[in-house]
Predicted 3D model of a 77-nucleotide RNA (transfer RNA) from a Pyrinomonadaceae bacterium. It was read from a public genome assembly. Taxonomically the source falls in Pyrinomonadaceae (Bacteria, Pseudomonadati, Blastocatellia, Blastocatellales).
RNA sequence: GGCGGGGUAGCUCAGCCGGUUAGAGCGUGAGAUUCAUAACCUCAAGGUCGGGAGUUCGAGUCUCCCCCCCGCUACCA
Numbered sequence: 001g002g003c004g005g006g007g008u009a010g011c012u013c014a015g016c017c018g019g020u021u022a023g024a025g026c027g028u029g030a031g032a033u034u035c036a037u038a039a040c041c042u043c044a045a046g047g048u049c050g051g052g053a054g055u056u057c058g059a060g061u062c063u064c065c066c067c068c069c070c071g072c073u074a075c076c077a
Base pairs, nucleotide, nucleotide: 001073002072003071004070005069006068007067010026011025012024013023019057028044029043030042031041050066051065052064053063054062
């Protein structure tokens, strides 16, 4: 350099026939429980869906450009 996969909550990930509200587990905070702690239970907070542009009535989802991560592969003094 070429090809492929990926970037969504603090972490690990789901959501991809485009459809109106973006979710789960863990973690965090609060409550309940307990003599107390942990576990279990209930609730809550937390998101520019990597960045920009385009298509569309409507984009996390489609198209283009750019950035970053992983794998395969080619070349090289």
Source information:
Rfam family: tRNA. The coordinates come from a structure-prediction model, not an experiment, and the mean pLDDT is 83.